[in-house]
The RNA shown here (small-subunit ribosomal RNA) has 1487 nucleotides and comes from an uncultured prokaryote. The RNAcentral record of the sequence draws on ENA.
RNA sequence: AUUAGUUUGAUCCUGGCUCAGAACGAACGUUGGCGGUGUGCCUAAUACAUGCAAGUCGAGCGAGAAAACCGGGGCAACUCGGUGAGUACAGCGGCGGAAGGGUGCGUAAUACAUGGUUAACGUACCUCCCAGUUCGGGAUAACUGUCCGAAAGGUCAGCUAAUACCGGGUAAUGGCAACGGGUGGCAUCAUCUGUUGCUUAAAGUCGCAAGACGCUGGGGGAGCGGACCAUGGCCUAUCAGCUAGUUGGCGGGGUAACGGCCCACCAAGGCAAUGACGGGUAGCCGGACUGAGAGGUUGAUCGGCCACACUGGGACUGAGACACGGCCCAGACAUCUACGGAUGGCAGCAGUAGGGAAUAUUGCGCAAUGGACGAAAGUCUGACGCAGCGACGCCGCGUGGGGGAUGAAGCUCUUAGGAGUGUAAACCCCUUUCAUGAGGGAAGAAUACUGACUUAACCUCAGGAAGAAGCACCGGCUAACUCCGUGCCAGCAGCUGCGGUAAUACGGAGAGUGCAAACGUUGUUCGGAUUCACUGGGCGUAAAGGGCACGUAGGCGGCUCAGCAAAUCGGUUGUGGAAUCCCGGCGCUUACCGUCGGAACGGCAAUCGAAAAUACUGGGCUAGAGGGCGUGAGGGGUCACUGGAACUCAUGGUGAAGCGGUGAAAUGCGUAGAUAUCAUGAGGAACGCCGGAGGCGAAAGCGAGUGACUGGCGCGUUCCUGACGCUGAGGUGCGAAAGCUAGGGGAGCAAACAGGAUUAGAUACCCUGGUAGUCCUAGCCGUAAACGAUGGACACUGAAUGAAGGAAGGCUUGCCCUUCCCUGUUGCAGCUAACGCGGUAAGUGUCCCGCCUGGGGAGUACGGCCGCAAGGUUAAAACUCAAAGGAAUUGACGGGGGCUCGCACAAGCGGUGGAGCAUGUGGUUCAAUUCGAUGCAACGCGAAGAACCUUACCCGGGCUUGAAGUGGAGGUGGUAGGAGCCGGAAACGGUGACGACCCCGCAAGGGGAGCCUUCAUCAGGUGUUGCAUGGCUGUCGUCAGCUCGUGUCGUGAGAUGUUGGGUUAAGUCCCGUAACGAGCGAAACCCUUGUGUCUAGUUGCCAACCGAAAGGUGCACUCUAGACAGACUGCCCGUGUCGAAUGGGAGGAAGGUGGGGAUGACGUCAAGUCAUCAUGGCCCUUAUGUCCGGGGCAACACACGUGCUACAAUGGCAGGUACAGAGGGUCGCCAACCCGCGAGGGGGAGCCAAUCUCAAAAAGCCGACCUCAGUUCGGAUCGGAGGCUGCAAUUCGCCUCCGUGAAGCCGGAAUCGCUAGUAAUCGCGGAUCAGCCACGCCGCGGUGAAUAUGUUCCCGAGCCUUGUACACACCGCCCGUCAAGCCGCCCAAGCACGGGGUGCCUAAAGUCCGUAGCCCAACCUUCGGGGGGGCGCGGCCCAGGGUAAAACGUGUGAGGAGGGCUAAGUCGUAACAAGGUAGCCGUAAAU
Repeated sequence: AUUAGUUUGAUCCUGGCUCAGAACGAACGUUGGCGGUGUGCCUAAUACAUGCAAGUCGAGCGAGAAAACCGGGGCAACUCGGUGAGUACAGCGGCGGAAGGGUGCGUAAUACAUGGUUAACGUACCUCCCAGUUCGGGAUAACUGUCCGAAAGGUCAGCUAAUACCGGGUAAUGGCAACGGGUGGCAUCAUCUGUUGCUUAAAGUCGCAAGACGCUGGGGGAGCGGACCAUGGCCUAUCAGCUAGUUGGCGGGGUAACGGCCCACCAAGGCAAUGACGGGUAGCCGGACUGAGAGGUUGAUCGGCCACACUGGGACUGAGACACGGCCCAGACAUCUACGGAUGGCAGCAGUAGGGAAUAUUGCGCAAUGGACGAAAGUCUGACGCAGCGACGCCGCGUGGGGGAUGAAGCUCUUAGGAGUGUAAACCCCUUUCAUGAGGGAAGAAUACUGACUUAACCUCAGGAAGAAGCACCGGCUAACUCCGUGCCAGCAGCUGCGGUAAUACGGAGAGUGCAAACGUUGUUCGGAUUCACUGGGCGUAAAGGGCACGUAGGCGGCUCAGCAAAUCGGUUGUGGAAUCCCGGCGCUUACCGUCGGAACGGCAAUCGAAAAUACUGGGCUAGAGGGCGUGAGGGGUCACUGGAACUCAUGGUGAAGCGGUGAAAUGCGUAGAUAUCAUGAGGAACGCCGGAGGCGAAAGCGAGUGACUGGCGCGUUCCUGACGCUGAGGUGCGAAAGCUAGGGGAGCAAACAGGAUUAGAUACCCUGGUAGUCCUAGCCGUAAACGAUGGACACUGAAUGAAGGAAGGCUUGCCCUUCCCUGUUGCAGCUAACGCGGUAAGUGUCCCGCCUGGGGAGUACGGCCGCAAGGUUAAAACUCAAAGGAAUUGACGGGGGCUCGCACAAGCGGUGGAGCAUGUGGUUCAAUUCGAUGCAACGCGAAGAACCUUACCCGGGCUUGAAGUGGAGGUGGUAGGAGCCGGAAACGGUGACGACCCCGCAAGGGGAGCCUUCAUCAGGUGUUGCAUGGCUGUCGUCAGCUCGUGUCGUGAGAUGUUGGGUUAAGUCCCGUAACGAGCGAAACCCUUGUGUCUAGUUGCCAACCGAAAGGUGCACUCUAGACAGACUGCCCGUGUCGAAUGGGAGGAAGGUGGGGAUGACGUCAAGUCAUCAUGGCCCUUAUGUCCGGGGCAACACACGUGCUACAAUGGCAGGUACAGAGGGUCGCCAACCCGCGAGGGGGAGCCAAUCUCAAAAAGCCGACCUCAGUUCGGAUCGGAGGCUGCAAUUCGCCUCCGUGAAGCCGGAAUCGCUAGUAAUCGCGGAUCAGCCACGCCGCGGUGAAUAUGUUCCCGAGCCUUGUACACACCGCCCGUCAAGCCGCCCAAGCACGGGGUGCCUAAAGUCCGUAGCCCAACCUUCGGGGGGGCGCGGCCCAGGGUAAAACGUGUGAGGAGGGCUAAGUCGUAACAAGGUAGCCGUAAAU
């Protein structure tokens, strides 16, 4: 040292993406009070105006002004002298300009860091010691003059000094040479010392002096530097070979010094897979940031080293340079120019332009620290010390403190009550840091003068809360929530994701949260990321084991003895600079900061030691490995020969019409004789039975028999060798099928291809044919889902059971037991995300190799290598997504499986679909045809009653606080109300006889209600959203399911229970069982019906008695309606597991749920309903409200649903006659009787109903007619005449009568209902209702069947199981072309540019070498010259330039190729289920 979000319906895992942290030389946005201390061109090593940044010394030297002032002369101009002044400027000479300061171009090693070496070296200034400092000489700048030049500058002549230069002398413990002697070391050597010879030096100045500063030679020291060695630290192998001064030697040259550093010659070496060479990038380090650490990233500021100084080259001077503010040359650029030539180099400090997201003042001072020069005073110092600018960083302080309300105002929200902002403000009391003003005032100076900073720090005083708060965020991660606006728009967004009318996610507001002179954003680094894993990961299925073997390098390696000490371990020493970090003090008021001390610096080296294990050396051993001997099994391999079955073809015989093929067909074959069958022959390929999760092989793979050759393996023995082993990067070999080359062969099969089918199409699946190929020989290819998706070797680890091969033992001789090896299954522990693995490990360990690091792009492009080609191998990036994935879970689904139900099919009966009519719907129409319901589960549905009303729609006419509700105010008794009248279609507007009510009060009067007016809130809405909702309802489905508690199993989602065996209508019950119980459902309880008993007896009943009858008595019976009884698999037999249950039977009115009903689990369909009602939001407010008249909802070419009536004789018509149940009735049902053909009218009894009434039941039965016809069937339609309801039947009612008499003769494809008192058929009643379009709906009874062998199939459902890439759940998911847009990449005729190399040509400056021409002060000289030097010339090298060919890189490029992304485009349906032809891999071909 912790994680979090995001893949899923959920889960675990894998895995990427993302966040929270810290940091920064930062930048940008908003905001901004003070101080301290740090820090500030990361880009253009781009170009630079201007000023400054390196001078100093007169005590080394020569020369030496002027202005000004004073004095003298002169009329004056002017002149002389003095001071200025031996001053300034310039020069010779010395020291310093090689330090300090800047920058990071180059550089991957000539650099840096650490540790060493220098016996291979240098050193001015400083310091110590020894010795010396003598005698001479010749020049030269300055200066003067002359000439050239625009200038810069230069030529010539003349004068002069020195600590400038030169010669002589002197000199060793210096140098060189010769001959010796010691010591040490590391090969060359180092060091000490003796003798002799040769050789090498100097400078003076100041001072009265002493002396001081210098100078010369030698030897030490300190500090600094040069060179060398080892080790360490970037990327790339799509860079694999590089190298001629290259590697070494000998001899020279050169250097302070070693060295190919350079040269001549000789040899042929040197480097590289432990990564040479090439390419890219980069200054290195102390350190800095981050991190628990290990690491990772970084190299600003400070410090060390390096490199560079416009670009490139070169040397000179010097102790030191190949020299930032020096020189020469070349180049580019810039400036001046009289055009002939000159001049310049801010990567010093400021500053300018440019570039850029971006980085400061042309400041003050040498007071301090440090540096140069000087004896010193001092001068110089953009080093440095300070100031200025920037919130750029860090640190500190402030913007006030205390009190102050059940709490002002404003604002926000609200459930309208209130809540929040909030002690916040106001108000009262207090304080004054910082800022402001005034006054004082150190230290920094050692050091006398001297302080840039300095209007400093600090102290005192003054006044007044006065001058001082913002920024971001508020869906989750992540602290913090409401309102309004917006409406997939505008926008947000780090990830997930928000926004389509109720957004805590956008914008605003209020509230809140977090930080705070800042806060956010962006960028970058580390962290989290154990997501490159050393610490600390993996590879059966998630990404990942090489197809297999042999083997090189390398890595690793048995037992034992001895040695050694490389590595290892320990001690000591040196080093690890300072700063930084850490700890402890101290100093600034604190902190940051500074300072002192300590620790640490994880490292390297030296040295001493240890010897267990590793390495190494030597000796030994036999357990690893190999060999010998004996023996065994085998489709191991190669070659040769041989065989039979089958097949096809050929010939011949028999034979006669088909064969073949399929789901069904057709193409095809066949009377020229097929198929079939027999005989003979030919050919090629493959080897049945045995044959087996049996054998062999490294893998690929290997199967008839025999022979030859040959590899490997097991067992037994323990005879030999003595670690000889394991693995294996590169490498080499083998390597299915397909494919390629050449030549053979070709029976069968069969890509391509052709035809036939199928189909919407069918370039497929099926069929008929058929060529490559399949086979052989030789050679390529080198890939596969080359799989156990599991690399090789060794060791260890509890069992059971099979099977191939061998061996030992035992006995009863065909068995038992033991053991080795090969090969399987089940499973302990353990492992695993799970599945699973489990002595053949995926367990536990060791060794070696290969491979992985999100998905797509892509195993692709480019490059390399291989190949005849096909192609293989190696192998990226841009771009794009937030996932992709593994295992398991629950569902759902399957043209998967099993079991089982249901009028689901089948078996039956009757219908629908055809006709006419009714009704609903679609469509159309219309001013409107109001609205809703739309597969099942809308469509005789909402609607159990649309002429007005209803009514929501349309047209027209009215009203506007409204038709109804609430509050306030005012008015009002002839008020409210209101017959009647007028206008009008009505609403409405006028008029208006009459004319009130309640309370108090004697009354007058007051109050109230009502009404009118007005004000104010508001009313109203069948307007919208059923996808904001409540409630109610439909549906799966009366299907048997749906769950819970506890326990158990599983990391978990979950499982178990609820599965299994039986059984049931049923998750009904029984048995079994890691489950045991329970709940909601099922069942039961409830209603009704079927039988009986009891009780009760009016309005019901009438057997007996009375009575003519109504009825009385009676209540026996029927009936009515209350309570009970009854049925429970209770009993018997069989079956069954001893059970549950089931088959049959008895009894019984009823038998296994007796029939029917009510009753509808968890849930599904965003199912239906805002138009029953309720309700949030939105919308309308002289209208989307409300009133009225009329119209519409009733339309009509058509289509569909549901019904009615029929088509007739099981019928129709007329006559006679019989039997229900359940209901309704006072604005009602309506009897008798009368009228009318009838609907109906009159009438009025009875009945608020077991009393009266609707009320006639109909089919049926009896007898008669009709006789198969569009009819005595059928009744539509139309004409006429009436009745009823109602303000009103025209649009648009029902009924009656007379007449008319349509379609229709049993209904295509298809489809519906029903299993018993059911279907079918017959009538009756009711709700709604004035009436009724009712043939509808809801009930009631009458008559009353047929069939079920059964579960193959259609539909639906339940349980179990299986597969799944589905989870919006198959109406799912999803692939590819094409079309469109955008993006990046690749190819490409070319075009352009860049860096580097190579060859050749040319070549400045310059060192070096040579030198015949020219020139020259010092020394020598015989005066001729010599020595020595310079110039010139020549040569080597060479910057640069030119040129040639090639390679590499970058950009661009007509056109071309594929890829990615993009709500609703086209074509198909490939994959996921048996995905409808199982899928997939390699290969080929076609499109």